[in-house]
Small-subunit ribosomal RNA, 3' major domain from a metagenome, 475 nucleotides, folded computationally.
Context: one part of a larger RNA
RNA sequence: UGACGGGGGCCCGCACAAGCGGUGGAGCAUGUGGUUUAAUUCGAUGCAACGCGAAGAACCUUACCCAGACUUGACAUGCACUGGACAGGUGUGGAAACACACUCUCUCUUCGGAGUCGGUGCACAGGUGCUGCAUGGCUGUCGUCAGCUCGUGUCGUGAGAUGUUGGGUUAAGUCCCGCAACGAGCGCAACCCUUGCCCUUAGUUGCCAGCAUUUUAGGUGGGCACCCUAGGGGGACUGCCGGCGAUGAGCCGGAGGAAGGUGGGGAUGACGUCAAGUCCUCAUGGUCCUUAUGUCUGGGGCUACACACGUGCUACAAUGGUCGGUACAGAGGGUUGCGAUGCCGCGAGGUGGAGCUAAUCCCAAAAAGCCGGCCUCAGUUCGGAUUGCAGUCUGCAACUCGACUGCAUGAAGCCGGAAUCGCUAGUAAUCGCUGAUCAGCAGGCAGCGGUGAAUAUGUUCCCGGGCCUUGUACA
Numbered sequence: 001u002g003a004c005g006g007g008g009g010c011c012c013g014c015a016c017a018a019g020c021g022g023u024g025g026a027g028c029a030u031g032u033g034g035u036u037u038a039a040u041u042c043g044a045u046g047c048a049a050c051g052c053g054a055a056g057a058a059c060c061u062u063a064c065c066c067a068g069a070c071u072u073g074a075c076a077u078g079c080a081c082u083g084g085a086c087a088g089g090u091g092u093g094g095a096a097a098c099a100c101a102c103u104c105u106c107u108c109u110u111c112g113g114a115g116u117c118g119g120u121g122c123a124c125a126g127g128u129g130c131u132g133c134a135u136g137g138c139u140g141u142c143g144u145c146a147g148c149u150c151g152u153g154u155c156g157u158g159a160g161a162u163g164u165u166g167g168g169u170u171a172a173g174u175c176c177c178g179c180a181a182c183g184a185g186c187g188c189a190a191c192c193c194u195u196g197c198c199c200u201u202a203g204u205u206g207c208c209a210g211c212a213u214u215u216u217a218g219g220u221g222g223g224c225a226c227c228c229u230a231g232g233g234g235g236a237c238u239g240c241c242g243g244c245g246a247u248g249a250g251c252c253g254g255a256g257g258a259a260g261g262u263g264g265g266g267a268u269g270a271c272g273u274c275a276a277g278u279c280c281u282c283a284u285g286g287u288c289c290u291u292a293u294g295u296c297u298g299g300g301g302c303u304a305c306a307c308a309c310g311u312g313c314u315a316c317a318a319u320g321g322u323c324g325g326u327a328c329a330g331a332g333g334g335u336u337g338c339g340a341u342g343c344c345g346c347g348a349g350g351u352g353g354a355g356c357u358a359a360u361c362c363c364a365a366a367a368a369g370c371c372g373g374c375c376u377c378a379g380u381u382c383g384g385a386u387u388g389c390a391g392u393c394u395g396c397a398a399c400u401c402g403a404c405u406g407c408a409u410g411a412a413g414c415c416g417g418a419a420u421c422g423c424u425a426g427u428a429a430u431c432g433c434u435g436a437u438c439a440g441c442a443g444g445c446a447g448c449g450g451u452g453a454a455u456a457u458g459u460u461c462c463c464g465g466g467c468c469u470u471g472u473a474c475a
Stems, first nucleotide, its partner, number of pairs: 001475002003472003007469007015459002019423005026314008034305002042053002064300007073124001077123007088103006106115003126289002129287003135283002137278003140274001142272001147186006153162003166177003192266004197234007206224001211221003237260001240254005316416001320375007332363003337356002342351003382413001387408007429451007
């Protein structure tokens, strides 16, 4: 100087408390451990691994296993020699890859050759083989915590200190005051995006607002007032008033205002820590393999199952279930695509193809909600696992191993032990919608809107963190 303390003081955080909803019990989905297996590819392992890499394992993917094949190779560059094609078609063998046979067969040319392709040979290719404890890059975490340092000066033999401590204050090393310090840098804040209010510019969306017409649909004429869209601008600064404070920084209350003290949300992550993670994104040192640890193909596996754990979904019902009617979003996607009206089918879906390169057409039905009927506390008209049969769709192909539909079946489950998690407002809870990946496949993920709470007296305690101080046989 740090680190640590079941030392002290001050302070903060959904850290506790106060509340609301869960997990832990059930069934299923998914990941992991374990076990099994020819293989169940590999990595991630307290917080910070475990719906994680994987934003899509039937083949492919695929790295694993079995089997069949190839050896200048699936891919790149160069050299030498050689051929005229290579590809395609047909046949045989085969699970395919591939092998063999037959057939067909180059372009330009100054005729030297050049291009292109195949073969032989040589340099070499190739490796998701190993080492993340040789590395770059990227990432997690403490933590969006308020810290981490430097120059000069001063003090100290020195390590180092001071500044950065102190009194206030703040979300903040934020600001004020004081002070052997005076300044400065990286962080904080602001500048950026979005949302909330207003003005303006612009109207192939919106409007009967005012008019006309109407097959009643902004459909048409007509018009940009409103809504909206997307460009520009304004607006919030403790600016104003009162009180407290040291006349300061600031704090409390009020006015005005769409918004008030960082308005809400996002992006943004200092010096560093964990030899944290990743050699399987990529790059790369070293090392290993080179008729195989490389490459191709068929099939299997990654989907196994006594069990254990994590994360979720659906429930256990009446604030509910079911049937009929009816209302209101936002944000997205669409030409190898989205696909309307119609017709067929109980349905998944089929047929057909209008319109749309999309503020114009389509996906599209929003759901909870509201109105009415039934159910009346029951393992039930709750719950839907499991299983049987019959189907639909995608795809070369749904046996291992897809999703969905109909009929039948109707399991556990009556609110969950010890323990444990999230959340402070348009939040929790609850309801549906969209997208990426994608032929197909979403209970996961990323977004979007609808309905919409309760509680916070407080900081004694648990956890994590910041500053000062104290002890130490630790570095």
RNAcentral holds the full RNA, with entries from SILVA.